[in-house]
RNA sequence: UAGCAUCUUCGGGGCAGGGUUAGAUUCCCAACCGGUGGUAAUAGCCCACCAGCCAUAAGGCAGACUUGGUGUAAUUCCAAGGCCGACAGUACAGUCUGGAUAAAAGAAGAUAGAA
Numbered sequence: 001u002a003g004c005a006u007c008u009u010c011g012g013g014g015c016a017g018g019g020u021u022a023g024a025u026u027c028c029c030a031a032c033c034g035g036u037g038g039u040a041a042u043a044g045c046c047c048a049c050c051a052g053c054c055a056u057a058a059g060g061c062a063g064a065c066u067u068g069g070u071g072u073a074a075u076u077c078c079a080a081g082g083c084c085g086a087c088a089g090u091a092c093a094g095u096c097u098g099g100a101u102a103a104a105a106g107a108a109g110a111u112a113g114a115a
Stems, first nucleotide, its partner, number of pairs: 001115001005111006017029003031095002033085002035049004044083002052061003065081005087098003
């Protein structure tokens, strides 16, 4: 110094204000939010992964972007206009409550041994 082993810690955000109603943070107007790794340059919507659902399991299902500008390089930056969001509960939920004081993609660190 790199990889390996063990351990520890960390590891998902968000309905302000108003309307209708007997009742809605669920409907309507409006508001707000964006996990992890990768990618010539920073990504919710490019490529993957986790979380979710179905299945005994193998495995399967599961969302969204355009135009212009700069540049060697950007669907990632800047400008403008868009779009998307598991399951259960409940007046129909990306944001409430619940599984979850859980778990994971992963990130950081510590320790010991060998080369």
FMN riboswitch aptamer (RFN element) from a Bacillota bacterium, 115 nucleotides, folded computationally. The prediction has a mean pLDDT of 77. NCBI's taxonomy places the organism under Bacteria, Bacillati, Bacillota.